[in-house]
Order: sequence, then C1' cells, then structure tokens
RNA sequence: GCCGAUGUAGCUCAGUCGGUAGAGCAACGCAUUCGUAAUGCGUAGGUCCGCGGUUCGAAUCCGCGCAUCGGCU
Repeated sequence: GCCGAUGUAGCUCAGUCGGUAGAGCAACGCAUUCGUAAUGCGUAGGUCCGCGGUUCGAAUCCGCGCAUCGGCU
C1' cells in the first nucleotide's frame, strides 16, 4: 500500500431481507437469613464508533473517515 471482518448497556453478545433496541453477567432496591453468600422478585442503565446521503421512516442500505483484529504484498 491492497483486501476482508468487527464496532450495540459497565462487560460478553443478540437484533442485519428498513418500522421507534433486547438477553446473560455486573450494579441498585425488596423478600428470604441471627448475619453473609446463594436464591426469588423488581428497578435503573445505550439517540447502536463519527460525519454525510437515500427514505415517510436507518443499528440495519450507500459514501467518506476513525479504532481494533486478520490476510496479502
């Protein structure tokens, strides 16, 4: 330099034939216990890497960048 993959909650990841975003763990509250852990129930937490474009509508499609990983030279 060229090619490809990935980027979504604190962490690990779903959701990708366009229709207002979810799970597990973690956190917090309550119940249970003499108390802790465990367990059960509940709550909060993300304008989806950035900027544009297409569209009535974009995490999703397109373009240009950024970051990480891999391959080739």
Predicted 3D model of a 73-nucleotide RNA (transfer RNA) from Thiocapsa roseopersicina. RNAcentral holds the sequence, with entries from ENA and Rfam. RNAcentral records the identical sequence in 4 taxa. It matches the Rfam family "tRNA". It is annotated as a transfer RNA. Its mean pLDDT, the model's own confidence on a scale to 100, is 83.